[in-house]
Molecule: small-subunit ribosomal RNA
Organism: metagenome
RNA sequence: AGAGUUUGAUCCUGGCUCAGAGCGAACGUUAGCGGCGGGCUUAACACAUGCAAGUCGAACGAGAAAGUGGCUUCGGCCAUAAGUAAAGUGGCGCACGGGUGCGUAACACGUAGGUGACCUACCCUCCGGCGGGGGACAACCGGCCGAAAGGCUGGCUAAUACCGCGUAAGUCAACGGGGCAUUCGGGCCCUGUUGGGAAAGUGGCCCUCUUCAUGAAAGGUCGCACCGGAGGAUGGACCUGCGUCCCAUCAGCUAGUUGGUGAGGUAAUGGCUCACCAAGGCAAAGACGGGUAGCUGGUCUGAGAGGAUGAUCAGCCACACUGGAACUGAGACACGGUCCAGACUCCUACGGGAGGCAGCAGUGGGGAAUAUUGGACAAUGGGCGCAAGCCUGAUCCAGCCACGCCGCGUGAGUGAUGAAGGCCUUCGGGUCGUAAAGCUCUGUGGGGAGGGACGAAUUAGUUGGGCGCAAAUAGCUCCCAAUGAUGACGGUACCUCCUUAGCAAGCACCGGCUAACUCCGUGCCAGCAGCCGCGGUAAUACGGGGGGUGCAAACGUUGCUCGGAAUCACUGGGCGUAAAGCGUGUGUAGGCGGCCCUGUUUGUCGGGUGUGAAAUCCCUCGGCUCAACCGAGGAACUGCAUCCGAAACGGCAGGGCUUGAGUACCGGAGGGGGCGACGGAAUUCCCGGUGUAGUGGUGAAAUACGUAGAUAUCGGGAGGAACACCUGUGGCGAAGGCGGUCGCCUGGACGGAUACUGACGCUGAGUACACGAAAGCGUGGGGAGCAAACAGGAUUAGAUACCCUGGUAGUCCACGCCGUAAACGAUGAGUGCUAGGUGUCGCGGGUAUUGACCCCUGCGGUACCGUAGGUAACCCAUUAAGCACUCCGCCUGGGGAGUACGGCCGCAAGGCUAAAACUCAAAGGAAUUGACGGGGGCCCGCACAAGCGGUGGAGUAUGUGGUUCAAUUCGACACAACGCGAAGAACCUUACCUGGGUUGGAAACCCCUCGAACCUGUCAGAAACGACGGGGUGCCUUUCGGGGAGCGAGGUGUCCAGGUGCUGCAUGGCUGUCGUCAGCUCGUGUCGUGAGAUGUUGGGUUAAGUCCCGCAACGAGCGCAACCCUUGCCUCUAAUUGCCAUCAGGUUAAGCUGGGCACUCUAGAGGGACUGCCGGUGUCAAGCCGGAGGAAGGUGGGGAUGACGUCAAGUCAUCAUGGCCCUUAUGCCCAGGGCUACACACGUACUACAAUGGCCGCUACAGAGGGCAGCGACAGCGCGAGCUGAAGCAAAUCCCAAAAAAGCGGCCCUAGUUCGGAUUGCAGUCUGCAACCCGACUGCAUGAAGUUGGAAUCGCUAGUAAUCGCGGAUCAGCACGCCGCGGUGAAUACGUUCCCGGGCCUUGUACACACCGCCCGUCACACCAUGGGAGUUAGUUGCUCCAGAAGUGGGAGGCUAACCGUAAGGGAGACCUCUCCCCAGGGAGUGACUGGUAACUGGGGUGAAGUCGGAACAAGGUA
Repeated sequence: AGAGUUUGAUCCUGGCUCAGAGCGAACGUUAGCGGCGGGCUUAACACAUGCAAGUCGAACGAGAAAGUGGCUUCGGCCAUAAGUAAAGUGGCGCACGGGUGCGUAACACGUAGGUGACCUACCCUCCGGCGGGGGACAACCGGCCGAAAGGCUGGCUAAUACCGCGUAAGUCAACGGGGCAUUCGGGCCCUGUUGGGAAAGUGGCCCUCUUCAUGAAAGGUCGCACCGGAGGAUGGACCUGCGUCCCAUCAGCUAGUUGGUGAGGUAAUGGCUCACCAAGGCAAAGACGGGUAGCUGGUCUGAGAGGAUGAUCAGCCACACUGGAACUGAGACACGGUCCAGACUCCUACGGGAGGCAGCAGUGGGGAAUAUUGGACAAUGGGCGCAAGCCUGAUCCAGCCACGCCGCGUGAGUGAUGAAGGCCUUCGGGUCGUAAAGCUCUGUGGGGAGGGACGAAUUAGUUGGGCGCAAAUAGCUCCCAAUGAUGACGGUACCUCCUUAGCAAGCACCGGCUAACUCCGUGCCAGCAGCCGCGGUAAUACGGGGGGUGCAAACGUUGCUCGGAAUCACUGGGCGUAAAGCGUGUGUAGGCGGCCCUGUUUGUCGGGUGUGAAAUCCCUCGGCUCAACCGAGGAACUGCAUCCGAAACGGCAGGGCUUGAGUACCGGAGGGGGCGACGGAAUUCCCGGUGUAGUGGUGAAAUACGUAGAUAUCGGGAGGAACACCUGUGGCGAAGGCGGUCGCCUGGACGGAUACUGACGCUGAGUACACGAAAGCGUGGGGAGCAAACAGGAUUAGAUACCCUGGUAGUCCACGCCGUAAACGAUGAGUGCUAGGUGUCGCGGGUAUUGACCCCUGCGGUACCGUAGGUAACCCAUUAAGCACUCCGCCUGGGGAGUACGGCCGCAAGGCUAAAACUCAAAGGAAUUGACGGGGGCCCGCACAAGCGGUGGAGUAUGUGGUUCAAUUCGACACAACGCGAAGAACCUUACCUGGGUUGGAAACCCCUCGAACCUGUCAGAAACGACGGGGUGCCUUUCGGGGAGCGAGGUGUCCAGGUGCUGCAUGGCUGUCGUCAGCUCGUGUCGUGAGAUGUUGGGUUAAGUCCCGCAACGAGCGCAACCCUUGCCUCUAAUUGCCAUCAGGUUAAGCUGGGCACUCUAGAGGGACUGCCGGUGUCAAGCCGGAGGAAGGUGGGGAUGACGUCAAGUCAUCAUGGCCCUUAUGCCCAGGGCUACACACGUACUACAAUGGCCGCUACAGAGGGCAGCGACAGCGCGAGCUGAAGCAAAUCCCAAAAAAGCGGCCCUAGUUCGGAUUGCAGUCUGCAACCCGACUGCAUGAAGUUGGAAUCGCUAGUAAUCGCGGAUCAGCACGCCGCGGUGAAUACGUUCCCGGGCCUUGUACACACCGCCCGUCACACCAUGGGAGUUAGUUGCUCCAGAAGUGGGAGGCUAACCGUAAGGGAGACCUCUCCCCAGGGAGUGACUGGUAACUGGGGUGAAGUCGGAACAAGGUA
């Protein structure tokens, strides 16, 4: 610090996800030790049991028992225990400490201040005191009630308990006087008068003074107490500024409410309370209401700013079963106090009582989840006490838990036959792996034995010394020195010795992100998954193994927080098209604001001071062996307050200025607005004339109108709406919007020149206000045309549409609503700055002109181009989307949804505001390359057209589908499967079926045995197979026994053979196709953020990316072309088997013979054609057109040759091959059958339908091939297929071999025929082991369909189509197929609109599996969440009323030891009773809000293969 994920790829936007750190955690697997920490986050749910607050006898009175000892009359008594225990009065404490986070959005907390508005027990300092009396009540004793808890009553008694009286320095109160200070207030000081108001003793020691007198008392003294006062310290109370969560779908709230006066109350201010008076107070800077929440130091994260959090530790607050209340007290409205009410639990004798773990343990419950009913007061701290001491679940320790952090160990060194074994393997090996074993060591932890702490001393106490008090060497306080008991943890830490490598490693992950790879299993199954995504037979992604990576006593998972996320943007984002500018204006609050001067100092800046608790974080040092942890010091705490200083900037105040803004004047431009009047053209309608059969409408029609006279045309009239041309790229307006002419009223902008005002400005939340297209609504008019709805006609599969004929609201007017829009420049307003060019509108200036135009120039508007700059790009660019400032509005992934609910507005329609659940891993923007388009342009092709001949109909052949079958083996399926693999299925082939056999196999390798090899017979059988024989020995070597090579047979065993079994979607190779189409790319450079572009586009040209020109491109490669073969012309060479012109011979004929090589031919080598020449044209080019010459002319004809790639195209059955499968079978052998089936359907062919023909006869002319298991002349025989005999020929020699059509002659005469030949019968021929299934051919006989073929469809552009025959491969035989060959030999092409395919450029795109694409909505089904809903239910809360416990306060009555009084009696206060106010809980009624639930209902979301259509994306077929 980033990464993955939208796309074919790219850039951007944007969300989702991951890597990091953290945790009071939990869960899973695993687990050796120690240290330091932490440990109910949930039910503030309920609690059994024990403990958690007592203490003081030096405040007071009273005062046991057991036990022990003694005595005894045996009943008991005495002493001791003991002035002890227990209890009471009294004092202090119990308001601390400990727990929890319910409540609380608040002066609760934090921070800084204030109190002139206050209190403070115990403690400290200082001042002054402590006199003298009185009466009670507990305990106790007695009686009584009650089950208990507890209570009543009579009597006795003490005090530091209670109460008068005296005294009063000071204090308090009232009324005065004076001074100081001051924040002006209840301050401080001095002072006068009057009044109120105190106290308590107890303990130690002593005898100096007085009295009695061994010694005591008074007294003295000391300690602790006590009272009054002042001050301090500590703690608290109250007030104030600032800070402190979410919702505005909570917008208004408030009657003690706001203030005043007076009173009450309090420690104290205050509506805190009350009476009266006034009518205020709060609120958009968020009142009121709702939700949530203890706050902080800090903690976690983060670079920081920030975000989240508030366990442990610390500060504050609140609470103590729930609610209310007061009492006591210095302090409480009181966790382990009281009273009342309520709920709950427990006890009960049913009358009544008791209780409050959110103290420490512990229990139940809840929960994913959180510990022992432990030890000790040794330390620290607290309460009481003079003290000893007691109490202390505070605390210190221990126990449990890997909950966290930190440390240590599970060994170290050496050790290569790289052991065994596992796994993988290309079978060679690799790897686990120096790992192990082995050898040499070490001893942490664990175990055994022994020693053994620190924490504990300025302690208590004791001794000594000193100061002070004092009469004092008593005594006491304080100080110093010495001595000095005391340890829960714990026999723990630590140390020493012994023991043995011995007892101690797991967890997650290994497709990318992200470090780490292989095998097997599985087969969209089982499963994984944080995101992207894996799994459908070769899974590095599932499960297991091996191996590896990471961390390690842990490792993963889940949850949560921050980070990454600049993804709420203060630091630090955006708004033309990605989400985002309000439809527009006026304008309030608010924000911001021109130039100069002066003042002030509120902001601002600098410095000082105070504070910012401690702990934490950071730095340094130190202590535990280190670390974690702990200690000390420092720094820091970015804040607040206050003081001083500065005065540039902002604010404020004052003064001035004119440039911002405005006013006045002149001028012109304009569809700016409102009202009124007028005008012509056109449509329609009405009347009349002329006139006759149609009109109208469409792609074509029909509906419609018309003989009752339409349309057309002429004249007249009515009515409504809109204003052609001008018209513009133009003008005006804030926007919506505005268009005939004239008039009236009226707004704004602009230009010009002066004068004036003097910042008067800009923006503008909410609200207010106003305007606001169209449609729509209300009332009343109007209504020509147009025209939702509606009707009809068409179209269509349908057509509730598009088209047509009609047609009502509406469109128009007036008035009133509505308030929306792609209200768009998808661009808020304002100001300043930043190159230009061009056009246009308005006004002005200059030169010149009679004038207009032109030219130069200023201001304002409008439009296009363009630099810098900006932008993701497109694009924007002085009219910014540039550079800046000010103000407003708005955005934060897609869907759900601009929806629901609530509120406001509206007559309604509806509008404004505006969520959530749920769901997805994207949704998007711009641009790129393709592909596609019922987009465009250009151009090719037998693509169409023009022609010729076919197919589709018939019969047959052949292939295929289907069906059948034991099997009809398999493959090929649009073009590009279907006379295809198959250039030959009777057996074989053959892969299929049935049956019979066989198992190391039909063939190969190793080993053993036998025999050389080899030839041959008999038997059984359908054959395979089997049984039994016969003949026969070679080569090399030899020690003559033999051995070996090779071949054959047999055998054994394992590794193996074998498989036309599967996968062509695991593959190689080969092939088809687009397509012989002209394309496909690269290097360098350049452009672009990039994908990419350029080159390759453009202008010409070509068959061609062929060539030329131009050009940020320059070159190059694969293709094209050429080179190759063949054919067409010529030359040369050569001459047999070819040829024969000339010469000779010769025949019935014939190059037959001699001879020759001229010609033809043959087959070698060359030449020839290159737009080379001429003319025209073209850009001076490439080229094109025409011509000449030439056998051939612009590629001469034909062939071979197939770029990058596409189709998961075809082939595992040519071959090869990975993987899988079979192994007495899915292998191998054999016989027979099948591949030849047959209701049908299709493809490809053949033969025909006839006279351009058929038949018969005669007679010509080829080319290219083949031939020895062959071709076979010739002769004979046969009607013939053919047979017999047989020459020649391994072939330019011989043979196949007859070419056929054509030509000549004859017959047939338009008919199912002398056309056609299917089918069938009979008889044959040939091949072959064998023609039954199932061959070809021949003869005779038979003589079917068929008379030119529907829709549709194929081939062909010249030696082509058509037509005619010939040959060959395969092959024993079998050809209508295939591959070749030649003969005869046409027609047509205007042209490129259309169909099909293709190339280039361009355009649109929501396609990229690429239009056979994508994709929308209803319906049906399943599931999910949600709105409405008659209601119902729970909770919270407002208002009204009833009633009202305890209790304070007020009032009244009663009663009474202290006081008064001689007494009678009075009597404060306390107590009791009654009553009033307030009030918790309760009740009644009526509202509001929130949640649950609900018949039914609404839409929404999601869901491999449902239905209907086809709305959008291309002009998406109606933009």